Predicted 3D model of a 148-nucleotide RNA (c-di-AMP riboswitch aptamer (ydaO/yuaA leader)) from Trujillonella endophytica. The sequence was found by an Rfam model in a public genome assembly.
RNA sequence: CGGUGGACGCCGCCGAGUCGCCCUCAGGGCGAGCCGGGGACCCACCGCAGUACUGGGGUGAAUCGUCGUUCCGGUCCGUCCGGGCGAGUAGGGCUGCUUCCCGCCCGAACCCGUCAGCUAACUCGGUAGGCGGCUGACGGAAGAACGG
Numbered sequence: 001c002g003g004u005g006g007a008c009g010c011c012g013c014c015g016a017g018u019c020g021c022c023c024u025c026a027g028g029g030c031g032a033g034c035c036g037g038g039g040a041c042c043c044a045c046c047g048c049a050g051u052a053c054u055g056g057g058g059u060g061a062a063u064c065g066u067c068g069u070u071c072c073g074g075u076c077c078g079u080c081c082g083g084g085c086g087a088g089u090a091g092g093g094c095u096g097c098u099u100c101c102c103g104c105c106c107g108a109a110c111c112c113g114u115c116a117g118c119u120a121a122c123u124c125g126g127u128a129g130g131c132g133g134c135u136g137a138c139g140g141a142a143g144a145a146c147g148g
Stems, first nucleotide, its partner, number of pairs: 009134006018032006033127006043117001055115001056112004064088001066087004071083004091106004097143005
């Protein structure tokens, strides 16, 4: 001097996941704010027939019973089912004052347990987790603010 990792602090991003107070205090509780579920009238659904698949529902952007595959397993051996891999896609996020464009990403995971449309009153819960930066932010357009 450069790179990498860690701690504290501050700043920022996804997300509802922030703030205040109390106690028997490294744990527990209460409240505000924000978020989600259940839950009337009205409305919707509720009719018949056939085929295939298949209980149904919720949080979330995270959907499609998408397409491909000289991969793996199963198989009634019909090419069908499941997984992996790849390519898309409904939809979603970011670029540090805001919006737009360009560009770059995500397109998961979990829960209820045969049950729930909407829904006032009412009622039941959650308030996590993850990631980046260190005055730097990627670039363009418009606007705002501040300064001169």
Its mean pLDDT, the model's own confidence on a scale to 100, is 75. It matches the Rfam family "c-di-AMP riboswitch aptamer (ydaO/yuaA leader)". Gene Ontology terms of the family: regulation of gene expression and cyclic-di-AMP binding. Rfam's curators write: This family represents a conserved RNA structure found upstream of the ydaO and yuaA genes in Bacillus subtilis and related genes in other bacteria. The ydaO/yuaA element is thought to act as a genetic 'off' switch for the ydaO and yuaA genes in its native state.